[in-house]
Context: one part of a larger RNA
RNA sequence: CGUUGAGUCUUGAGAGGAUUCAUCUCUAGUACGAGAGGACCGAGAUGAACCAACCUCUGGUGUACCAGUUGUUCCGCCAGGAGCAUUGCUGGGUAGCUAAGUUGGGAUAAGAUAAGCGCUGAAAGCAUCUAAGUGUGAAGCUUACCUCAAGAUCAGGACUCGAAGACUCCUUGUAGACCACAAGGUUGAUAGGCUAUAGGUGGAAGUGCAGCAAUGCAUUAAGCCGAGUAGUACUAAUAAGUCGU
Numbered sequence: 001c002g003u004u005g006a007g008u009c010u011u012g013a014g015a016g017g018a019u020u021c022a023u024c025u026c027u028a029g030u031a032c033g034a035g036a037g038g039a040c041c042g043a044g045a046u047g048a049a050c051c052a053a054c055c056u057c058u059g060g061u062g063u064a065c066c067a068g069u070u071g072u073u074c075c076g077c078c079a080g081g082a083g084c085a086u087u088g089c090u091g092g093g094u095a096g097c098u099a100a101g102u103u104g105g106g107a108u109a110a111g112a113u114a115a116g117c118g119c120u121g122a123a124a125g126c127a128u129c130u131a132a133g134u135g136u137g138a139a140g141c142u143u144a145c146c147u148c149a150a151g152a153u154c155a156g157g158a159c160u161c162g163a164a165g166a167c168u169c170c171u172u173g174u175a176g177a178c179c180a181c182a183a184g185g186u187u188g189a190u191a192g193g194c195u196a197u198a199g200g201u202g203g204a205a206g207u208g209c210a211g212c213a214a215u216g217c218a219u220u221a222a223g224c225c226g227a228g229u230a231g232u233a234c235u236a237a238u239a240a241g242u243c244g245u
Stems, first nucleotide, its partner, number of pairs: 001151001005161006014148004020048007032037001050105005058099004065092005070085006109143003116136004165243004169185005190236003193232005199225003206219005
């Protein structure tokens, strides 16, 4: 830009993906075979690699969370803190991301066939799977499974609405380089704040007590806390404009 208004939901021409393999058990030590050995068919279980999704578990990371600790500078000093030293170092760790973790997948069936094996059957009174006709037959082919898909220009269909709808702008994240996409914009829980809570750290400061002191105990499962969950309009999504006949 087209599909000649818009919103929502779709059909599927076509395209892509996947399609794997092994071991064990039963059938059965059966059929077969002198024995040694040892099945087809069928049923079930487990696993490998691969693929996808996810974070409940096991872990990793987690430089805006918590604690401990060294040196030094500063807050006048003590106490308590802050800066710097690779995040100073060390021990943990929420969300998110993630694999080595968890879950799932390759199931089943149909059709047409290949090599092959057949039926009927002449040419050629026989024979012959083939010449007419007609079966069976593969991890392969076409479907079936998953994903995309109407620029499929033959541009499809259904429903609703008709100035319907969209955008600018703003709050944002399940999205993201930008754009786009998605959730919202007071008829509001979109983000922040606050409250509660999950979870993390691990017992704050101050005070009191014990001890000469280092330190310990009590107050105290304390204090603090990024991303989680829920609630709550306190703050900000105001106001307004543009396109669209």
Molecule: large-subunit ribosomal RNA, domain VI
Organism: Minisyncoccota bacterium